Predicted 3D model of a 500-nucleotide part of an RNA (large-subunit ribosomal RNA, domain I) from Halomonas sp. McH1-25. Lineage of the source: Bacteria > Pseudomonadota > Oceanospirillales > Halomonadaceae > Halomonas. The sequence was found in a public genome assembly. It matches the Rfam family "Bacterial large subunit ribosomal RNA".
Context: one part of a larger RNA
RNA sequence: CGCAUACGGUGGAUGCCUAGGCAGCCAGAGGCGAUGAAAGACGUGGAAGCCUGCGAUAAGGCUCGGCGAGGUGGCAAACGACCUGUGACCCGGGCAUUUCUGAAUGGGGAAACCCACUCACCACAAGGUGAGUAUCCCUGAGUGAAUCCAUAGCUCAGGGAGGCGAACCGGGGGAACUGAAACAUCUAAGUACCCCGAGGAAAAGAAAUCAACCGAGAUUCCCCCAGUAGCGGCGAGCGAACGGGGAGUAGCCCUUAAGCGGCACGACUGAUAGGCGAACAGGUUGGGAAGCCUGACGAUACCGGGUGAUAGUCCCGUAGCCGAAAUCUGAGUGGCGUGAAAUCGAGUAGGUCGGGGCACGUGAAACCUUGACUGAACAUGGGGGGACCAUCCUCCAAGGCUAAAUACUCCUGGCUGACCGAUAGUGAACCAGUACCGUGAGGGAAAGGCGAAAAGAACCCCGGAGAGGGGAGUGAAAUAGAUCCUGAAACCGUAUGCGU
Numbered sequence: 001c002g003c004a005u006a007c008g009g010u011g012g013a014u015g016c017c018u019a020g021g022c023a024g025c026c027a028g029a030g031g032c033g034a035u036g037a038a039a040g041a042c043g044u045g046g047a048a049g050c051c052u053g054c055g056a057u058a059a060g061g062c063u064c065g066g067c068g069a070g071g072u073g074g075c076a077a078a079c080g081a082c083c084u085g086u087g088a089c090c091c092g093g094g095c096a097u098u099u100c101u102g103a104a105u106g107g108g109g110a111a112a113c114c115c116a117c118u119c120a121c122c123a124c125a126a127g128g129u130g131a132g133u134a135u136c137c138c139u140g141a142g143u144g145a146a147u148c149c150a151u152a153g154c155u156c157a158g159g160g161a162g163g164c165g166a167a168c169c170g171g172g173g174g175a176a177c178u179g180a181a182a183c184a185u186c187u188a189a190g191u192a193c194c195c196c197g198a199g200g201a202a203a204a205g206a207a208a209u210c211a212a213c214c215g216a217g218a219u220u221c222c223c224c225c226a227g228u229a230g231c232g233g234c235g236a237g238c239g240a241a242c243g244g245g246g247a248g249u250a251g252c253c254c255u256u257a258a259g260c261g262g263c264a265c266g267a268c269u270g271a272u273a274g275g276c277g278a279a280c281a282g283g284u285u286g287g288g289a290a291g292c293c294u295g296a297c298g299a300u301a302c303c304g305g306g307u308g309a310u311a312g313u314c315c316c317g318u319a320g321c322c323g324a325a326a327u328c329u330g331a332g333u334g335g336c337g338u339g340a341a342a343u344c345g346a347g348u349a350g351g352u353c354g355g356g357g358c359a360c361g362u363g364a365a366a367c368c369u370u371g372a373c374u375g376a377a378c379a380u381g382g383g384g385g386g387a388c389c390a391u392c393c394u395c396c397a398a399g400g401c402u403a404a405a406u407a408c409u410c411c412u413g414g415c416u417g418a419c420c421g422a423u424a425g426u427g428a429a430c431c432a433g434u435a436c437c438g439u440g441a442g443g444g445a446a447a448g449g450c451g452a453a454a455a456g457a458a459c460c461c462c463g464g465a466g467a468g469g470g471g472a473g474u475g476a477a478a479u480a481g482a483u484c485c486u487g488a489a490a491c492c493g494u495a496u497g498c499g500u
Base pairs, nucleotide, nucleotide: 001499002498003497004496005495006494007493008492009491015485016449017448020420021419022417023416024415025414026413027412028411029409030408031164032163039101040100041099042055043054044053046079049075050074051073061095062094063093064092065091066090070083071082072081106115107114108113116133117132118131119130120129121128122127135161136160137159138158139157140156141155142154143153168199169197170196171195172194173193179186183233209216210215220247221246222245223244224243230238231237251401252400253399254345259338260337261336263334264333265332270328271327272326274322275321276320280295281294282293283292284291296313297312298302304316305315306314350374351373352372353371354370355369356368357367360386381396382395383394384393385392436443437442456484459471460470461469462468
């Protein structure tokens, strides 16, 4: 040094576990904000830090309910000082307080800071306390130029707005990569992205619609129709409608009533704490019984979890039943207030030119829309039926409102899973959008497990008053000893045998 066996070290795979995730279903909620939000800074405890809570009344104050014996949140034990059947702690409703920043709004500003003014009250004074002082829009009033009237402007009062928020919705703008096996029309796509606006949904909506000579009867969504008819460098690709079947149904107003906004009452209503809630013993193995054996019992409850192993009958629960001082919800009922513009729709329909939208790329291209220029009729009228004309049929534009069926889930509750189980599942099971990196936009980890219970190893020995270890003790187990369940492999040793 090699091989073999045994025993270790290192390491943290594997198994088991779950505190966290993932995907859904059913309900709820669908907003918060100048009565100052979301998000933060700084404080706040007898006690230093961090988390949580809270705000100079600061892990809290008052009150009304629930519960009923312990309590002073967590990491995190001890000590100290206290509270508590005159009901603490905890849970729920309401109220109060709520520093500073932040739309941030008195002015400024390098956010959490700096500097003011006005009024009231207190005060001899210095000063203190409280309230107010942003901008824009609307309404009203006052004042009032050039310029007589007026208007602009100015001032004041009242009301509203502003910012944040995951997706969904409407509108205004609007790419490229890519595909076409290159590329320009085309595609990607009206997608991504930017902006504006709204609601719990939004939008659309009560035929100047379709249809086909029969008829239907607002809108929205789904399944067919159908990858059809078509469109298309007729390439790549794009892609209907009629009609049928379903979901859901609701019609109205400008013509004084549809609507809109409050108010009151309010159900065998519901939400926010809760309460009652059946039925088991013995033996046995074991550290431990829920296992096994024997004999019982409940079940409108054998969902689930816990308990020293696997429990219907031990605990929490579960079925079922019951419950609210307070706030909210509101099937429904009653009543009040408000009630505009407009007066059947004219610079409109239509036309020409240029665009856009329609599945439809200018095409034979109707229809809708409109930037420019034009420009009717007035129900004896007008639009449409895919160039256009006639006949016929059908509808009534140029004013407005409208629930449901549909879309979504930042959030709350319950339930479910041939979803994951710590290199998985969220980036994050753990004090994670943290540590760390970057000037910045931004990027972004690793890290779970002793034991049933700390019973977490008193005392002794070696040692540096160490580290670490050996005894002793605890425990079922300590090769479960805190670098702690299991403890694979690589890798490193010790012992023995054999070989060289």